[in-house]
RNA sequence: GAAGCAGGCCAGGUGGCCGCUUCCGGCGCGAAAGCGCCGGGGGAGGAAAGUCCGGGCUCCGCAGGGCAGGGCGGUCGUUAACGACGACUCACGGCGACGUGAAGGAAAGUGCCACAGAAAGGGAGACCGUCCGGUUAGCCUGAAAGGGCGAGCCGGAUAAGGGUGAAAAGGUGAGGCAAGAGCUCACCGGCGCGGCGGGCAACCGUCGCGGCCUGGUAAACCCCGCCUGGAGCAAGGCCUUAUAGGGAGAGGGAUUGCCCGUCCAAUCUCUCCGGGUACGGUCGCGAGACGCCGCCGGCAACGGCGGCGCAAGACAAAUGGUCACGCCAUGUGAAAGCGUAGGUUUUCACUUGGUUACAGAACCCGGCUUAUGGCCUGCUUCAAAU
Repeated sequence: GAAGCAGGCCAGGUGGCCGCUUCCGGCGCGAAAGCGCCGGGGGAGGAAAGUCCGGGCUCCGCAGGGCAGGGCGGUCGUUAACGACGACUCACGGCGACGUGAAGGAAAGUGCCACAGAAAGGGAGACCGUCCGGUUAGCCUGAAAGGGCGAGCCGGAUAAGGGUGAAAAGGUGAGGCAAGAGCUCACCGGCGCGGCGGGCAACCGUCGCGGCCUGGUAAACCCCGCCUGGAGCAAGGCCUUAUAGGGAGAGGGAUUGCCCGUCCAAUCUCUCCGGGUACGGUCGCGAGACGCCGCCGGCAACGGCGGCGCAAGACAAAUGGUCACGCCAUGUGAAAGCGUAGGUUUUCACUUGGUUACAGAACCCGGCUUAUGGCCUGCUUCAAAU
């Protein structure tokens, strides 16, 4: 200097004037609802987004049991909880810092593996080839009998060599065989059964025995283990006003579906059509699994203790405009430094533009994912110089 990996922080300033909104206090008007004025406090985000998860909270008498359905899937921790987070193990990728993992079971069963290839499995398969036997066109030898070679064909043996493929009965070497094959042996790899050591564990290391050699796929159905009521702030409550409890259907209803249990009911319940208040007001609505700082424990996620603090609450939906300084960008000019030069860096002045990107709460919180401007820290690799 270049290229990367991981993490953290900020979201852009200061002041004046005018304006919007909410809360508190005071004053005035009004029958009330409410309206106006003065003073003071506050007023979008790290993602408010996506609605992918988990909860708080609210309602349903059963939030009882079971099935179905759904979710998760290495180990150990953290958390209110989660499919999240932390650490570790294993596998894969990367030179590396690191990253990803849908990471239990394929010998419980059922499926699928196109094409190519002889054949795609719990032992299937012979295209080329190799070996043995037979036969024969032809050839060689011989006086003859006979002997030898032998394309091709038939029968048997074989899966070591070659071919096809993502994948073809473990690898190397030796022996053995008619030729071959874990057929046998040595070493290695995998698998199974044991012992010892380390670790809470997943797992790692090492030793012994055994020729056992046992494709892939479960992000296919399935099996195993654990978890799981439903609906949702348009939840749900309160107030004022108003109307028709009118019509039809069923015999049940109890917040996914089915079964069992339990409870309620015929002056009842449920479903549909129709009418009215009113496309009303208000609570829910922000004091929390809260925020900041410090100490302690822990590798960390996080937990404990102490102190300080209260930071939008709208309902067609508020948080804006303007001026000045500062800051940023563009253009011009001057000065200084570096350079042979082209040029480049810094400072100052002026013109023009901007106030930076992604983007705007709507019950709240913890995560994940996506979009985006800038700054900082640590680590890895490469090149050059000293």
A computed fold for a 386-nucleotide RNA from a Nitrospirota bacterium, annotated as Bacterial RNase P class A. Model confidence (mean pLDDT): 77 of 100. NCBI's taxonomy places the organism under Bacteria, Pseudomonadati, Nitrospirota.